[in-house]
RNA sequence: GAGCCGGCCGGGUGGCCGCGGACGGGACUUCGUCCCGUCUGAGGAAGGUCGGGACUCCGCAGGGCAGGGUGCUGGCUAACGGCCAGUCGGGGCGACCCGAAGGAAAGUGCAACAGAGAGCAGACCGCCGAUGGCCCUCGGGCACAGGCAAGGGUGAAACGGUGCGGUAAGAGCGCACCAGCGGCCGGGGUGACUCGGCCGGCUUGGUAAACCCCACCCGGAGCAAGGCCAAGCGUGGGACGGGCGGCCCGCCCGACGUCCCCAGGUAGGCCGCAUAGAUGGAUGGCCACCCCCCGGUUUCCGGGGACAGAAUCCCGCCUAUAGGCCGGCUC
Numbered sequence: 001g002a003g004c005c006g007g008c009c010g011g012g013u014g015g016c017c018g019c020g021g022a023c024g025g026g027a028c029u030u031c032g033u034c035c036c037g038u039c040u041g042a043g044g045a046a047g048g049u050c051g052g053g054a055c056u057c058c059g060c061a062g063g064g065c066a067g068g069g070u071g072c073u074g075g076c077u078a079a080c081g082g083c084c085a086g087u088c089g090g091g092g093c094g095a096c097c098c099g100a101a102g103g104a105a106a107g108u109g110c111a112a113c114a115g116a117g118a119g120c121a122g123a124c125c126g127c128c129g130a131u132g133g134c135c136c137u138c139g140g141g142c143a144c145a146g147g148c149a150a151g152g153g154u155g156a157a158a159c160g161g162u163g164c165g166g167u168a169a170g171a172g173c174g175c176a177c178c179a180g181c182g183g184c185c186g187g188g189g190u191g192a193c194u195c196g197g198c199c200g201g202c203u204u205g206g207u208a209a210a211c212c213c214c215a216c217c218c219g220g221a222g223c224a225a226g227g228c229c230a231a232g233c234g235u236g237g238g239a240c241g242g243g244c245g246g247c248c249c250g251c252c253c254g255a256c257g258u259c260c261c262c263a264g265g266u267a268g269g270c271c272g273c274a275u276a277g278a279u280g281g282a283u284g285g286c287c288a289c290c291c292c293c294c295g296g297u298u299u300c301c302g303g304g305g306a307c308a309g310a311a312u313c314c315c316g317c318c319u320a321u322a323g324g325c326c327g328g329c330u331c
Base pairs, nucleotide, nucleotide: 001331002330003329004328005327006326007325008324009323011290012289013288014287015286016285017284019041020040021039022038023037024036025035026034027033028032043307047318048317050316051315052314053313054312055222056221057220058219067218068217069216070215071214072086073085074084075083076082087101088099089098090097091096102213103212107211108210109207110206124152125151126148127147128146131145132144133142134141135140160178161177162176163175164174165173179203181200182199183198184197185196186195187194188193226271227270228269229268232266235263236262237261238260239258240257241253242252243251244250291305292304293303294302295301296300
């Protein structure tokens, strides 16, 4: 000098004016209103309302289907898609960062362009033409049938790589080593996983933030939840009323009346609701000095100090944020 990681602050003090809440006192007229005093009144994200929980109401024997979510391992937590530690993969010289990181030999689907061929592969250029046919100076030459996939070319990807052998030319056709797959054994680790050895057939591509399969989890709505009290007008029921009737029971009628009784509901109020706390509505403004930053004509002057803001509460995540401080580490 360039970077990486973690943590923190996010203006301070005083005065004046104003607003909300609690308590105390006083005045008027008790409810209430007003005045005075004391105390108290936003954040690291109060935000987005994304995940989880507390709480509330409804639903629910148990199981399954559908639907949704999560997806390496271990732990923490009330719980989580959160946090911590680790494993594996990728990136970086490095500090370190990133990862929806189960399954592609259960099935289905998809892959533009280029290319001969792209999923029970394929033959454009190319190589061979041993065998069979013809010619011949017997070295060979020619054409076809046919064989091959080494080399070239296309592509993000072409059905393992290198070498030796083999062959007419070739090919896991054979072999050695390497990579990968499967199985077994041993060591380490709680585990994901890792290290080493042996064996096998020689090779089975990608994509599951495509359907799907597997494992685990999930009942719904949310403080406008929900609970309590409860007018006026109206509604329903009862009593008194009218009719049937000698009377009771019973039935019918009317909604006319009653300072009558009961019921549910509405307006409204209270609780839920908090050491800020609602009317879901207060938390502000000015001045002085100091602090930080920028500029200037530098004892001073001018300008600026972000993002934003509670609404039942809590744990997280994500997003916004002027400026600054501290610690550790790398090249």
The RNA shown here (Bacterial RNase P class A) has 331 nucleotides and comes from a soil metagenome. The model forms 89% of the base pairs in the Rfam consensus. The prediction has a mean pLDDT of 76. It matches the Rfam family "Bacterial RNase P class A". The family is grouped with related families in Rfam's "RNaseP clan". Rfam links the family to the GO terms ribonuclease P activity, dimeric ribonuclease P complex and tRNA processing. The RNAcentral record of the sequence draws on MGnify.